[in-house]
Context: one part of a larger RNA
RNA sequence: GAACAAACGCUGGCGGCGUGCCUAAUACAUGCAAGUCGAUCGGGGAAUGGCUUCGGCCUAGUACUAGAGGCGCACGGGUGAGUAACACGUAGGUAAUCUGCCCUCGAGUGGGGAAUAACUAAUCGAAAGAUUAGCUAAUACCGCAUAAGACCACGGGGACUGCGGUCCCAGAGGUCAAAGGAGCAAUUCGCUUGAGGAUGAGCCUGCGUCGGAUUAGCUAGUUGGUGAGGUAAUGGCUCACCAAGGCUGUGAUCCGUAGCUGGUCUGAGAGGAUGAUCAGCCACACUGGAACUGAGACACGGUCCAGACUCCUACGGGAGGCAGCAGUAGGGAAUAUUGCGCAAUGGGGGAAACCCUGACGCAGCGACGCCGCGUGAGUGAUGAAGGCCUUCGGGUCGUAAAGCUCUGUUGCAAGGGAAUAAUAAAGUGAAUGUACCUUGUGAGGAAGGAUCGGCUAACUUCGUGCCAGCAGCCGCGGUAAGACGAGGGAUCCUAGCGUUGUUC
Numbered sequence: 001g002a003a004c005a006a007a008c009g010c011u012g013g014c015g016g017c018g019u020g021c022c023u024a025a026u027a028c029a030u031g032c033a034a035g036u037c038g039a040u041c042g043g044g045g046a047a048u049g050g051c052u053u054c055g056g057c058c059u060a061g062u063a064c065u066a067g068a069g070g071c072g073c074a075c076g077g078g079u080g081a082g083u084a085a086c087a088c089g090u091a092g093g094u095a096a097u098c099u100g101c102c103c104u105c106g107a108g109u110g111g112g113g114a115a116u117a118a119c120u121a122a123u124c125g126a127a128a129g130a131u132u133a134g135c136u137a138a139u140a141c142c143g144c145a146u147a148a149g150a151c152c153a154c155g156g157g158g159a160c161u162g163c164g165g166u167c168c169c170a171g172a173g174g175u176c177a178a179a180g181g182a183g184c185a186a187u188u189c190g191c192u193u194g195a196g197g198a199u200g201a202g203c204c205u206g207c208g209u210c211g212g213a214u215u216a217g218c219u220a221g222u223u224g225g226u227g228a229g230g231u232a233a234u235g236g237c238u239c240a241c242c243a244a245g246g247c248u249g250u251g252a253u254c255c256g257u258a259g260c261u262g263g264u265c266u267g268a269g270a271g272g273a274u275g276a277u278c279a280g281c282c283a284c285a286c287u288g289g290a291a292c293u294g295a296g297a298c299a300c301g302g303u304c305c306a307g308a309c310u311c312c313u314a315c316g317g318g319a320g321g322c323a324g325c326a327g328u329a330g331g332g333a334a335u336a337u338u339g340c341g342c343a344a345u346g347g348g349g350g351a352a353a354c355c356c357u358g359a360c361g362c363a364g365c366g367a368c369g370c371c372g373c374g375u376g377a378g379u380g381a382u383g384a385a386g387g388c389c390u391u392c393g394g395g396u397c398g399u400a401a402a403g404c405u406c407u408g409u410u411g412c413a414a415g416g417g418a419a420u421a422a423u424a425a426a427g428u429g430a431a432u433g434u435a436c437c438u439u440g441u442g443a444g445g446a447a448g449g450a451u452c453g454g455c456u457a458a459c460u461u462c463g464u465g466c467c468a469g470c471a472g473c474c475g476c477g478g479u480a481a482g483a484c485g486a487g488g489g490a491u492c493c494u495a496g497c498g499u500u501g502u503u504c
Stems, first nucleotide, its partner, number of pairs: 001504004006500005013373006019366002021331001026329003030326003035071003040068002043065002049058003078284003088208007097201002102197008110144001112142002119134006150175003154171001156169005180189003210256003217247003222244008259281004263274004286307005309320004337363001339362003345359001346357004376406004386397004410445001411441006420431001448493005453474003459488005469476002
């Protein structure tokens, strides 16, 4: 000098764009943050309006709906505790693999069965909830049929090969599937099976990735083999047996620290430091462990077990997990609203209408940062009054003020008033009566902070008297202090200015 997720002191007019718990991965009151589908199913079942012979009928078994079923809940959002590791980055491999929804192409969708929730009845319990008996449906569940270039084992031919194997063609044997809904219909949405694609993911490998040797030896599933199990898949991943290996001064092991990267800051660069916001990857979800479901989890707002903590209790037993958005307490130098809206973008469900969405879009608070604007302009010398200094002549604040002539950025008031809205058309705006435009008004409402001995731009008077104090370094202060305190003046920056901290 530059920079900052900054804090503190003094001061503070406006706008735009950003940004805001770096500390206790501490504990959390309250509300919201993941639902949706009645065009899968049985059950329940309106209102309003109209008609009426006053019984009722239509609207209507419509809207809505607890339950069964489907899809989603593995995304999106948060945090950085752990991790020195194939975690990340980069370059590859997978002939060792999987992939719901989506796209393309082929084939099929026949005929049956047994249950169960809801519901009804009864019972237990303070509650959370549970038990028994009975009834019922399905795109829920289970057989049967059919079936291939799917799967399993068999043998033949061809191609490729990393020589392990892989792919293609025809053959004979065995095994395996399905679900219906809407519509008057046409048709459409589904379902089953196969091939290919796309997307996403798993696994493996080369190289790179902090400090300590006052850590020098480490290792028994350890290293390798054979066989088996397991997995979507390779593999000591696991197990049995066999062998005795494997790593290490090119730093093993141990200890400490740490999420990694694109980037960010600095620097002429090389480098150094760093990893907030945004983006990619990873890990975690009260602590530890485990699996279930599923295409995908060993699952933040799922389940089970153990633990700590908190809450309810009729003392028998139960409930909970903000490192989602707000918010509270605590910690701290320190970090915001228990706001509005799904209008846009995106996501989930649905045929759609639509519903949900603290993702997101906005608004609020904070000079926390960057950028822009303003606090007036011109004229005005008897250089007014007043302050300060003075060699008492004067000098300076100073064209500064007043006065005169203007302007209207901004502010205030009034009037008008968007874009963001896509679509064939109509309709749809939280922000918002906002931005912006016009008119009126009136200099009115808007300047401070630090410094002035040298480094370093800027000087005098008074007070104090090694006191009170200053100080980044050198150093000032003990009676004329340009260094302390105050006044005047000056210098620098300016809605900021200084101080502290950290990095280069």

About this RNA:
Predicted 3D model of a 504-nucleotide part of an RNA (small-subunit ribosomal RNA, 5' domain) from a Pseudobdellovibrionaceae bacterium. The source organism's lineage runs through Bacteria, Bdellovibrionota, Bdellovibrionia, Bdellovibrionales and Pseudobdellovibrionaceae. The sequence was found in a public genome assembly.